This is a predicted structure of a 150-nucleotide RNA (glmS glucosamine-6-phosphate activated ribozyme aptamer).
Of the family's consensus pairs, 90% are formed in the model.
It matches the Rfam family "glmS glucosamine-6-phosphate activated ribozyme aptamer". From the family's description: This entry contains a glucosamine-6-phosphate activated ribozyme that is found in the mRNA for GlmS. GlmS is an enzyme that uses fructose-6-phosphate and glutamine to generate glucosamine-6-phosphate. The ribozyme catalyses self cleavage of the glmS mRNA that is thought to regulate GlmS activity. By type it is a riboswitch.
It was read from a public genome assembly, where an Rfam model found it.
């Protein structure tokens, strides 16, 4: 250096708790502070950073973050009979908007059950979603210039 294999960590609606709220007990000491879905091409700068569920402490707060926008690099599609470059338009590697349909294990709440003085918290059953994606229809946009050769 390359492979194979085991371990161990990390993979972010995530992580802290200084206020509140709520227990226990007496002034300490504990519990809660987002329910799951979906989310990455890189750097920089800017931003209370998508969705819907439960009800309404899921309040207030800190950090951290895949989101969004600007710009710049990378990268895909569109003109072409086909090749390479430049620029334009649009996306992000399942690499154009838009509409409708159709598909895709929601979880927590509620119940039971176990754990704690307790608050609360862990399992387990059945149910019910939006964004989004993907596919299928419809429409709408798929532009230009250069060079070499056949």
């Nucleotide at each position: 250096a390359u492979u194979a294999u085991u371990u161990u960590g990390u993979u972010a609606g995530c992580g802290c708790a200084a206020g509140g709220a709520c227990c226990a007990g007496u002034u300490u000491g504990g519990u809660u502070g987002a329910c799951g879905a979906g989310g990455a091409u890189g750097a920089u700068a800017g931003u209370u950073a998508u969705c819907g569920a439960u009800u309404u402490a899921u309040c207030a707060g800190c950090g951290g973050g895949u989101g969004c926008u600007a710009u710049c690099a990378c990268g895909g599609a569109u003109u072409u009979a086909g090749g390479u470059a430049u620029u334009a338009u649009u996306c992000g590697u399942a690499a154009g908007a838009u509409a409708u349909a159709u598909u895709a294990a929601a979880a927590a709440a509620a119940c039971a059950a176990a754990a704690u003085u307790a608050a609360u918290c862990u399992u387990g059953u059945a149910a019910c979603a939006a964004a989004u994606a993907a596919u299928a229809u419809a429409u709408c946009a798929a532009a230009a210039u250069a060079c070499a050769a056949u």